[in-house]
RNA sequence: CAGGCUUAACACAUGCAAGUCGAGGGGUAACGUGAAGCAAGCUUGCUUGCUUUGACGACGACCGGCGCACGGGUGAGUAACGAGUAUCCAACCUGCCCCUUACUACGGGACAGCCCGGCGAAAGUCGGAUUAAUACCGUAUGUGGUGUGAAGAGGGCAUCUGACUUACACUAAAGAUUCGUCGGUAAGGGAUGGGGAUGCGUCCGAUUAGGUUGUCGGCGGGGUAACGGCCCACCGAGCCCGCGAUCGGUAGGGGUUCUGAGAGGAAGGUCCCCCACACUGGAACUGAGACACGGUCCAGACUCCUACGGGAGGCAGCAGUGAGGAAUAUUGGUCAAUGGGCGAGAGCCUGAACCAGCCAAGUAGCGUGCAGGAAGACGGCCCUACGGGUUGUAAACUGCUUUUAUGCGGGGAUAACUGGGGGUACGUGUGCCCCUUUGCAGGUACCGCAUGAAUAAGGGCCGGCUAAUUCCGUGCCAGCAGCCGCGGUAAUACGGAAGGUCCGGGCGUUAUCCGGAUUUAUUGGGUUUAAAGGGAGCGCAGGCCGGAGGCUAAGCGUGCUGUGAAAUGUAGGCGCCCAACGUCUGAAUUGCAGCGCGAACUGGCUUUCUUGAGUGCGUGGGAAGUGGGCGGAAUUCGUGGUGUAGCGGUGAAAUGCUUAGAUAUCACGAAGAACUCCGAUUGCGAAGGCAGCCCACUGUUGCGUCACUGACGCUGAGGCUCGAAAGUGCGGGUAUCGAACAGGAUUAGAUACCCUGGUAGUCCGCACGGUAAACGAUGGAUGCCCGCUGUUUGCCCGUUUUGGGUGAGCGGCCAAGCGAAAGCAUUAAGCAUCCCACCUGGGGAGUACGCCGGCAACGGUGAAACUCAAAGGAAUUGACGGGGGCCCGCACAAGCGGAGGAACAUGUGGUUUAAUUCGAUGAUACGCUGAGGAACCUUACCCGGGCUUGAAUUGCAGCGGAAGGAUGCAGAGAAUGCUGACGCCCCUCGGGGCCGCUGUGAAGGUGCUGCAUGAUGUUGUCGUCAGCUCGUGCCGUGAGGUGUCGGCUUAAGUGCCAUAACGAGCGCAACCCCUCUCUUCAGUUGCCAUCGGUUCGAGCCGGGCACUCUGGAGACACUGCCGCCGCAAGGCGUGAGGAAGGUGGGGACGACGUCAAAUCAGCACGGCCCUUACGUCCGGGGCUACACACGUGUUACAAUGGGUGGUACAGAGAGCUGGGUGCCCGCAAGGUUGCCCGAAUCAAGAAAUCCAUCCUCAGUUCGGAUUAGGGUCUGCAACCCGACCCCAUGAAGCUGGAUUCGCUAGUAAUCGCGCAUCAGCCAUGGCGCGGUGAAUACGUUCCCGGGCCUUGUACACACCGCCCGUCAAGCCAUGAAAGCCGGGGGCGCCUGAAGUCCGUGACCGCGAGGGUCGGCCUAGGGUGAAACCGGUGAUUGGGGCUAAGUCGUAACAAGG
Repeated sequence: CAGGCUUAACACAUGCAAGUCGAGGGGUAACGUGAAGCAAGCUUGCUUGCUUUGACGACGACCGGCGCACGGGUGAGUAACGAGUAUCCAACCUGCCCCUUACUACGGGACAGCCCGGCGAAAGUCGGAUUAAUACCGUAUGUGGUGUGAAGAGGGCAUCUGACUUACACUAAAGAUUCGUCGGUAAGGGAUGGGGAUGCGUCCGAUUAGGUUGUCGGCGGGGUAACGGCCCACCGAGCCCGCGAUCGGUAGGGGUUCUGAGAGGAAGGUCCCCCACACUGGAACUGAGACACGGUCCAGACUCCUACGGGAGGCAGCAGUGAGGAAUAUUGGUCAAUGGGCGAGAGCCUGAACCAGCCAAGUAGCGUGCAGGAAGACGGCCCUACGGGUUGUAAACUGCUUUUAUGCGGGGAUAACUGGGGGUACGUGUGCCCCUUUGCAGGUACCGCAUGAAUAAGGGCCGGCUAAUUCCGUGCCAGCAGCCGCGGUAAUACGGAAGGUCCGGGCGUUAUCCGGAUUUAUUGGGUUUAAAGGGAGCGCAGGCCGGAGGCUAAGCGUGCUGUGAAAUGUAGGCGCCCAACGUCUGAAUUGCAGCGCGAACUGGCUUUCUUGAGUGCGUGGGAAGUGGGCGGAAUUCGUGGUGUAGCGGUGAAAUGCUUAGAUAUCACGAAGAACUCCGAUUGCGAAGGCAGCCCACUGUUGCGUCACUGACGCUGAGGCUCGAAAGUGCGGGUAUCGAACAGGAUUAGAUACCCUGGUAGUCCGCACGGUAAACGAUGGAUGCCCGCUGUUUGCCCGUUUUGGGUGAGCGGCCAAGCGAAAGCAUUAAGCAUCCCACCUGGGGAGUACGCCGGCAACGGUGAAACUCAAAGGAAUUGACGGGGGCCCGCACAAGCGGAGGAACAUGUGGUUUAAUUCGAUGAUACGCUGAGGAACCUUACCCGGGCUUGAAUUGCAGCGGAAGGAUGCAGAGAAUGCUGACGCCCCUCGGGGCCGCUGUGAAGGUGCUGCAUGAUGUUGUCGUCAGCUCGUGCCGUGAGGUGUCGGCUUAAGUGCCAUAACGAGCGCAACCCCUCUCUUCAGUUGCCAUCGGUUCGAGCCGGGCACUCUGGAGACACUGCCGCCGCAAGGCGUGAGGAAGGUGGGGACGACGUCAAAUCAGCACGGCCCUUACGUCCGGGGCUACACACGUGUUACAAUGGGUGGUACAGAGAGCUGGGUGCCCGCAAGGUUGCCCGAAUCAAGAAAUCCAUCCUCAGUUCGGAUUAGGGUCUGCAACCCGACCCCAUGAAGCUGGAUUCGCUAGUAAUCGCGCAUCAGCCAUGGCGCGGUGAAUACGUUCCCGGGCCUUGUACACACCGCCCGUCAAGCCAUGAAAGCCGGGGGCGCCUGAAGUCCGUGACCGCGAGGGUCGGCCUAGGGUGAAACCGGUGAUUGGGGCUAAGUCGUAACAAGG
């Protein structure tokens, strides 16, 4: 500065909001003045009181005039000429105001008031008497006016109008006065205000399609200011409507406001204009004007008063109250200004208006201080790596300023009109000048001085969008959230804090509107696959339409005129200090109407043309349609013959048929349906669709000709017709096939798939129905735009064997272009034009309700609530498939041996327990981890007893001493406590080392989280599979692809060839180790050929290093040679050579990655947790339990064996607290005692084997568990809980179900030996070593795993995926429903107030007139039958959503 009940047009207490005029009147209740009288005070005329008096100023009530129809409020109603805009009224009215003309004469009787009386509580009312007027009435006059008649110049716009003239009839007035004047009457004109008519545009719904009877028109009346069915009588039958009538819903309209680039979209608060309304409904009166917000009458509802008889009221005026609501103010001041009413005027009235008050509810301006100030202070429930950082120049402190605040003082804009007085000009009156008077706001704005930083800052946010981050708390809880989404123990997202950021007298939230959204697309979209082309044709209306000439000027363009109110917006200026705000001027107001001009385009009229379209003629094509006739094969059935036991059917079967003779086969016959081959990427048709042959009828189309018509065309909402299959009605027919149904199978089930039957149907006629993935998922028509190729059918040229050209169709591949891509591409999805249809997120839902159609089934049209943050298209990379192709692997197959059955060992689960510590759990846990060795220890677990700076490590300080410690005591025992024999080193002599104690600072944790983690940690697995990537280039809008694909080849992405790719990296291979052969060097502890010696014998010794061997260094193998195949790479072959041949064998070596794989108990580490215990020490117990289940093994079940005796041959490795051996003792384990070996020196004997013998098929001379007894060894200690030995005992077990494991050669199988750990050992385990030593592989169909290419996908947590429906539970919205309730509107009948109008003999009045009574209409009321809308409703239907519910497996892969 502007704004302030958006809801209840809900109800209202109280006050105020419309009066004024005495210069119209009778009068005198109140006040004042004058006069007169009386009285008092008191004093000679003053004061006071009382009485009388309208004489005066004035004036309550009354008569009368004007105003009250303005101003102010509200938006209920109204979808309408209501409003807007433009035009018209020759069809109209207009008080007050202005101009002009004429007049203003004579009478009369009343009614209020006052007075008297009555009734009533009141409101009020009645009667009588008297009375005035500018109240009312009569008569006169008539400039004029009006009506009727005559005549009719002229004019206009169709009905028309009408000057001048004339006859008759009707019709006026009011006074007051200060004498100036103000009024009154009639008429004409003006101005202003109103009334009416019309064009145009003015919300939503068609799930509202027909509406209308005064309706539409005419004639004649009535009524009105005026036109008009406005009303009435009669006559006619019209009128409105798909360009949306009627009905329903919603709504005051405009100027304007918000938004937007605009076009638009949304809104109509303040201000201005118009309308409507005034408690609800109706009505008229008065008046110039009303059907009247603060008037009247009636009806209704409500409230109030009452003496119960009766009355009063209407705030959507200003304040204010209650109520409603999320929500909206003072019962203020003044008429000073502006404006209004009355008045001659002064003036009075004015909740209009101007001011003030309240409200962050909007806009604008100003402030809450400015400068300096680092010890970067203190403090911080802040952070931290503990050093510091941050808050932060912020504060303190110093200096400065004073808007605002407070106090004091100054200050006169808006104001001067009017009024009073004076002057002046002219003619009453008015204009001008001077003096004076008049201010609510308000002693306000503003100015000056003083005081003093003094009086003044909050809100949101900090994951992204979006500017701004950390800590703590919480732990899918509490909570946040606009969208995406956060929160399940390290939350920048929750809550708090600190800090930061944004805005700031505000900041956020919510609601609503526009924008962004070209996301309703006029500007400016689409429809193959994302939503979307109608199933197809014909066609009325409509839309659009070929070439040329002429005319026109409706559209169109341009100029001008009128209008488009003001305000708003805008440009420029001006005024408040600035700004907001106000004011002035201009342009604008994109609109409407009118008058000119123009003629390209569109339209209209007209003339003409032939190329669009059509016709004729000629000649072709076809499974085009309808009707009729004919044909053969097959199927089934019937009859007869032959013939005999099965047939049929399936994955396999069964039901079924068959000795009553089936199936098979032959002959004859019957029936119905469909038409093999030809047949095709073929042809025809508008689509659906159409197939044996022939005939008839009907339709269509190509080509040629260029004879005819001359734009006759295209499309097409509604409409009409056609329209597969299934279905329906009636009547036929029925061979095959075959829903339903029955039976048999399959299956967990199988209301299915398969089989055997089988009804409707399939076929025909007539009728209905009207839908399909009715698809090219692509509407129709026309024109234009590169090519290649095939085919059908015409015509032309040439040739007669192909060829060329030109049309019309049907296909394929491509250029440009288009497209999101896939793709389309002269048959477009390209470039354009015209018309139609359709789409606007998914679900709900093509559902509900309503309507239309149908015999029904059902079809057409077609929502909403609610719910979700997606649904969807195309393509990409993966993964997957009971998809395909190629290939590999002890993957299968072929074999050998096992496991699964037994007993035992061991591990796991489970159970048990005080504890049975913990981890590992498909493959990839389970003789696994450490554990490469649990009696104590280990040990982490349990019980009990101790310690608390602590068991261990360490810093500092102090004290003491070697450390240590036999013994004894306490104690259940140990730890522990006390005791304490014995008992140090170095030294520069200060001390130091070491140890103990005390104090202090660090501790400690095998407690949790491997899903917080690290590790140049380790490990498993896919997998020793052949893969995984990069740079540059190229392709693609992009994800991405190419390379890495293809062919051949390989163990191999191994290599070669090809190639928009060229190269490269990690993997493969090779390089490393062992082994196999040879050479060379070396030669002890090894070896012994030769020489010598010893011995029972022996490398035992001398000697030697040839050989073996050992350990160093080398060599060798590369498809190198040959043959064949192959382009090459390579393969094959045997061949040669060679110890070895095609990576010779084995090992180490494990790409990018996957499994949140394993490990916090190896170590480390973040966070959390415990701190006289979750730390630590000790004793004992447990980890060894035992109904059971599983894994891995051992030993067996025996004769290819077992026992006994004899006997031969290894390799590798370890060893002094050790390994052993000889003698002796013991049956043995073992013991005693000599000796050897720190080891090529010793121990050291391998076992299967072989030889001999016994056993002779049995629970055994198999098997060895279990049990009893006796021992040995280790150890502090073998009870829980060790191993070994001896004697005795002698269990199960006679080769193992389903199933399953390993292995392709020195392998499997079998046999023993060694080592680590370790006092000992539960080792049958693990890791190594050698000995003996096989069988089989046709092959890749199948199972499993893997690699490459390709394909499909609704999967991407990637098939252990995804996902559907019923049922059960909860919640939500909704449909139906016997009914019930409510609402608005219409219709019929009855009744009917007030009131206008009409009629009316008695009554009233001198009269005018009134009254009475009757009638018409009508608000309202009653009643009835229907329609519509809404609410509710037992029950019921489906739908949506919801954590892990139930049943199945429908879909996505060939989804089985």
RNAcentral holds the sequence, with entries from Greengenes. This is a predicted structure of a 1456-nucleotide RNA (small-subunit ribosomal RNA) from an uncultured bacterium.